Notes:
The RNA shown here (small-subunit ribosomal RNA) has 1524 nucleotides and comes from a metagenome. Its Rfam family is "Bacterial small subunit ribosomal RNA".
RNA sequence: AGAGUUUGAUUCUGGCUCAGAACGAACGCUGGCAGCGUGGAUUAGGCAUGCAAGUCGAACGAGAUCCUGUUUUUUCAAUCUUCGGAGAGAAAGCUCAGGUGAGAGUGGCGGAAGGGUGAGUAACGCGUGGAUAAGCUACCCUCGGGUUGGGGACAACAUUUCGAAAGGAAUGCUAAUACCGAAUAUGAUUUACCGGUCGCAUGGCCGGUUUCUCAAAGGUGGGGACCUUCGGGCCUGCCGCCUGGGGAUGUGUCCGCGUGCCAUCAGCUUGUUGGUGAGGUAACGGCUCACCAAGGCUUACGGCUAGCUGGUCUGAGAGGAUGAUCAGCCACACUGGGACUGAGAUACUGCCCAGACUCCUACGGGAGGCUGCAGUCGAGAAUCAUUCGCAAUGCGCGAAAGCGUUACGAUGCGACGCUGCGUGGAGGAUGACGGCCUUCGGGUUGUAAACUCCUGUCAUGAGGGAAAAGACGGUCGUGGGUUAAUAACCCAUGGCCCCGAUGGUACCUCAAGAGGAAGCCACGGCUAACUCUGUGCCAGCAGCCGCGGUAAUACAGAGGUGGCGAUCGUUGUUCGGAUUUACUGGGCGUAAAGCGUGCGUAGGCGGCCAAGUAAGUCGGAUGUGAAAGCCCGGGGCUCAACCCCGGAAGUGCGUCCGAAACUGCUAGGCUUGAGCAUGGAAGAGGAGAGCGGAAUUCAUGGUGUAGCGGUGAAAUGCGUUGAUAUCAUGAGGAACGCCGGAGGCGAAGGCGGCUCUCUAGUACAUGGCUGACGCUGAGGCACGAAAGCGUGGGGAGCAAACAGGAUUAGAUACCCUGGUAGUCCACGCCGUAAACGGUGCGCACUUGUCGUCGGGAGAUUUGACCCUCUCGGUGACGGAGCUAACGCGUUAAGUGCGCCGCCUGGGGAGUACGGCCGCAAGGUUAAAACUCAAAGAAAUUGACGGGGGCCCGCACAAGCGGAGGAGCAUGUGGCUUAAUUCGAUGCAACGCGAAGAACCUUACCCAGGCUUGACAUCGGGGAGGCUUGCCUCCAAGGCAUGAAAAUGCCCUAACCAGACAGGUGCUGCAUGGCUGUCGUCAGUUCGUGCCGUGAGGUGUUGGGUUAAGUCCCGCAACGAACGCAACCCCUGCGUCUAGUUGCCAGCAGGUAAAGCUGGGGACUCUAGACGGACUGCCCGUGCAAUCGGGAGGAAGGUGGGGAUGACGUCAAGUCAGUAUGGCCCUUACGCCUGGGGCUGCACACGUGCUACAAUGGCCGGUACAAUGGGAUGCAAGACCGCGAGGUGGAGCAAACCCCCAAAACCGGCCCCAGUUCGGAUUGGAGUCUGCAACUCGACUCCAUGAAGUUGGAUUCGCUAGUAACGGCGUAUCAGCUACGACGCCGUGAAUACGUUCCCGGGCCUUGUACACACCGCCCGUCACAUCAUGAAAGCCGUCUGCACCCGAAGUCGCUGGCCGAACCCUCACGGGACGGAGGCGCCGAAGGUGUGGGUGGUGAUUGGGAUGAAGUCGUAACAAGGUA
Repeated sequence: AGAGUUUGAUUCUGGCUCAGAACGAACGCUGGCAGCGUGGAUUAGGCAUGCAAGUCGAACGAGAUCCUGUUUUUUCAAUCUUCGGAGAGAAAGCUCAGGUGAGAGUGGCGGAAGGGUGAGUAACGCGUGGAUAAGCUACCCUCGGGUUGGGGACAACAUUUCGAAAGGAAUGCUAAUACCGAAUAUGAUUUACCGGUCGCAUGGCCGGUUUCUCAAAGGUGGGGACCUUCGGGCCUGCCGCCUGGGGAUGUGUCCGCGUGCCAUCAGCUUGUUGGUGAGGUAACGGCUCACCAAGGCUUACGGCUAGCUGGUCUGAGAGGAUGAUCAGCCACACUGGGACUGAGAUACUGCCCAGACUCCUACGGGAGGCUGCAGUCGAGAAUCAUUCGCAAUGCGCGAAAGCGUUACGAUGCGACGCUGCGUGGAGGAUGACGGCCUUCGGGUUGUAAACUCCUGUCAUGAGGGAAAAGACGGUCGUGGGUUAAUAACCCAUGGCCCCGAUGGUACCUCAAGAGGAAGCCACGGCUAACUCUGUGCCAGCAGCCGCGGUAAUACAGAGGUGGCGAUCGUUGUUCGGAUUUACUGGGCGUAAAGCGUGCGUAGGCGGCCAAGUAAGUCGGAUGUGAAAGCCCGGGGCUCAACCCCGGAAGUGCGUCCGAAACUGCUAGGCUUGAGCAUGGAAGAGGAGAGCGGAAUUCAUGGUGUAGCGGUGAAAUGCGUUGAUAUCAUGAGGAACGCCGGAGGCGAAGGCGGCUCUCUAGUACAUGGCUGACGCUGAGGCACGAAAGCGUGGGGAGCAAACAGGAUUAGAUACCCUGGUAGUCCACGCCGUAAACGGUGCGCACUUGUCGUCGGGAGAUUUGACCCUCUCGGUGACGGAGCUAACGCGUUAAGUGCGCCGCCUGGGGAGUACGGCCGCAAGGUUAAAACUCAAAGAAAUUGACGGGGGCCCGCACAAGCGGAGGAGCAUGUGGCUUAAUUCGAUGCAACGCGAAGAACCUUACCCAGGCUUGACAUCGGGGAGGCUUGCCUCCAAGGCAUGAAAAUGCCCUAACCAGACAGGUGCUGCAUGGCUGUCGUCAGUUCGUGCCGUGAGGUGUUGGGUUAAGUCCCGCAACGAACGCAACCCCUGCGUCUAGUUGCCAGCAGGUAAAGCUGGGGACUCUAGACGGACUGCCCGUGCAAUCGGGAGGAAGGUGGGGAUGACGUCAAGUCAGUAUGGCCCUUACGCCUGGGGCUGCACACGUGCUACAAUGGCCGGUACAAUGGGAUGCAAGACCGCGAGGUGGAGCAAACCCCCAAAACCGGCCCCAGUUCGGAUUGGAGUCUGCAACUCGACUCCAUGAAGUUGGAUUCGCUAGUAACGGCGUAUCAGCUACGACGCCGUGAAUACGUUCCCGGGCCUUGUACACACCGCCCGUCACAUCAUGAAAGCCGUCUGCACCCGAAGUCGCUGGCCGAACCCUCACGGGACGGAGGCGCCGAAGGUGUGGGUGGUGAUUGGGAUGAAGUCGUAACAAGGUA
């Protein structure tokens, strides 16, 4: 950094797709180790269980338990004993005292932190910067002052009692740092006043005077003197408590700016906006209330979505996307509401109420809230342990020890991510085996392995073994502080002691041994990497293009290769590529895109000069921009990831200072922009009124008669009731000929007879006036063709609809005859058009040429024109430049500026829904699902056209003869069959392969048989030779001939094993070769140059000419190649040579006749070499080429014929002629034999033969050929037979012999008929070939004597020695179905005006939506299937507005007759003060009722849409697409 994909190719536009990076991922295959991170994204769904907030006994009362001591009782008992007993000691119990201090309670502090989640929230919620002079702040720090003296209760506890439980109730006792008065007041608060100082306003701060109100609690340690009720007082340390100032921290509130989508949400709002007053709050404030005013907002209001940020991902950046982990803020805690306590909450593990859910229950009632950590169920593609520890860090409480802490520190699980390491290293070629491929030679896997020598990371085993710890504390010292004090306490410091979850882990050492450790994806292009096999549009692949229908580098497997590697792929998502939303950085004539046009509001933009200001702008300074992250530098884990330290950055915001060019603003001036004025001027500009002539139609009358009209042709229609035609007169409506023009006017739509009235704009000239008054223009307003609508007129012509007639397969069309709305007028709607220059408006700048309209000036003229200059309009061509190209080009699509509108792939769709407008028709605004890999623009080359031009061809026409009808022959289709072998199938298959199917052929069928084979090579036997590993030959045996010798021929292996043979089996769409066809048409290309961005063009086009791209001329082309022509063959004329088998003129001989003989080369002929023809000559024409005519000549303009077939097309034909890749068969798909079939026959077609007759048939007579063939061959004369033929055999390997003409001509008969035409068919008899004529040969004779009397539509051949007619020959071949094919000669015509038409072709040009190329492409209905979607009577959810009802908890207010220890009065009772229960009221959640709105789902039916291999009907579009 780009690439693939629209086309036959090209350029462009434009979408789709890919390569990159990333992730809290998931899935598939695979999986060695370690470090660091990370892990419920879905159901803010429900939760069992455990834990997650406690702590303080140095605030307080009480105190279980245990221990000690003591009193006492009982029991046991060493020992002593006077035997009565005593009894150390032990155990248990009791009394008292002390210690211990569980569990609970009062009280304090903390449970508002920490932890979780992202439902809600579009908001001052968050971010950033400010404000608070409108605030609060427990614990903490600091400073000042104080801590006096009293009182009364309530828990716990005890007793009683209710309840299943949860939980209460009553009575009684009691302590405090709990509670309540009182005192004091440094001070604070309040009231009034004064002074100072400060501030942006309200005002703030400080000080002073005055007034009101307001405090407190103790605990614990130590101690000399003095006092004592022996408790202590007192002194002192520490901790607390009260009050005030300050600080710090935290927090509340307010403001500027920023922070999603939808306008198919455009208006919203009544505490709403403001004021006054009051209440309330820590505090400002409609925060709340009363009253007053009527305001306020507008990207508001509404809907949908969403926690925000630091950051994260991507990107060159600008941007875009995102908000996991970490950090800041906010919100929430089952759902909704509410307050209490408190410094702080409207409180995650507090309270009250309502609701849903779950659980317990004795049915009366209760309990609960994992979005804390683990864990469980559910849902899901998917996310972990019911672990260890408070050792560290931090937090709460405590004086402290310490306790608590699922915060945290750790470990575990998961390749989820990042990073590191390893799975070994070196040597090692007979390049081993095996695999795979192979052209069979080999190649590759591959130094890879084996093997040799090493190493020792990780893992394994053994041993050692951390750092993380420094504190606090305890204890022993030292120094200092406090104090009366060497107590105590505090601080500093030294020694010792105590404490590790991780963990016996990291790390280190040793041991052993290459031992335990590699996969995944891809390999057609993009995109690095190729072969074989299998499969056969199947199975499958696929991100896009696309692969697969028998040779698949694309499917599947294998080998190999490429890539990455403990991973690799896939899927999903984001950014990128995509300059494909374009700020950076796009466009709008034709690709998507300029509103139909104007006027104009807001807005945006704005001329010249000087001045001020400083909002924008620029510079500097300063504050802030948290930390982490990114970046840079340095450092720590062996490295890295990771972590630590420092810096930079943070493009932003605030404040201050400065600059004044530009923009803005303020005030002043100017005239060039703009406008006004004056003057003459042009015009289908607009509106109204009036007038006019031509024409159509109609009416009346006249003339007049049979048609008119209409069309491609007709018909409908009109007309004898008189049309059409014609004359006259009249009526009525609409439109205005000529002038008229690419001319004029208008903003556009549009405007056309003439006159008048009213009216708008424009250009020019003058340079008098105003003094920037301007440009554009979202909304808005106005105008706006035709058609259409409403009301009322009008209605001649024309004419949707409609009717009829034609056309047609049909014809709801095109054509014709009619004809109503409408077209016209008035008024009112509609508001759209290919409303187009497909080109918005304005201004400026940038070479020209030629027209035309209007004005002016100059010059000139008698005057006018022409002419020159200039301003404005309107056209053509064209330069630079632009453009993808086409093209545009001073009237820009060039170069710039300003403003508006619009576009972002095709289809769905300018459609649905909603809104607005409309009487309606409809208009306007305007989606989505789904679907496609394109849709498209311009240009190029072809092809095509019922486009054009030019030209050719037996293409048509002009002719001659045929085919199509008949019979037969032959080929084909079809049918049949055991088989009717196979191929050829429009022209270009069909008398074709087949130039010979009875067997053979033969490939088919039936039956039988063979298996190294019918055929080839190799290996085995023998002999000979020699260069000893090659060549040559052959025996044995049989047959024939022969007297024999001998020669010739056959057989030469049988047999065995295997390589192999063989295949007319398949694929002509794997091929070679050959062939057909366009077409013997004149074309097809190349090199260099030039043109074009390119495909490509030029050359090869043009003007002539030709049979021809043949030649000439011209030309950005110049040359060249393959084709054309010529060179070759035959034929036509001549010359020369030659003269047998051919010939015979002359000479001679001779016959019945005959070149028969001598002879001759003259002629014919034969067959070889030459000549000849070249537009060479003449005339005309033309630049030339050439053409026309002529002469000469046997032949004249390529003389006639042949051979010769360019680049290519048709996947044309042939695997069955041969060759050949691949596939298939191998006792058969090979080979042999017998028989059958290829010949089958209702039919259909092609090609032929014979005819239908008199230009003939028959009979008789008589002529004239050429090409060819001939030895198992041609065969004469002769004889036999009616004949086919037979007998026989002269001659001939051939210019020698043989096979050889017919039509024609002469004569006769037939006399127009199914015949003396025609010969099919059938019967009989034969001949010939052959092993054999049944299926299934040919020929002959006799008999038979069918169809057929010239052939419908249609169609074929032929332009001269041709057609037509006539026969002859040959190949194949035993014979022959040959009437075929290939040749030969004989007789021998007619016609061509001409190129309009049919067919085919060539060149140029044009259009094209075709490129498989018109046998193309392609449209719509209908039918079927699938998909998404709109409408729809309704139905079901969900959200929400409004009105009303009910009204919990609770705050607040009122009340408070009941209740109440503290204070006051009172001896007491009691009263007061105060508080409370209760009651009432306002508000108020959930709920209810009614009525609207939004949104989603569903819905019989219905509408269109999309897609689908071959469905139906037509043919709309693309060519003039057949009606542009």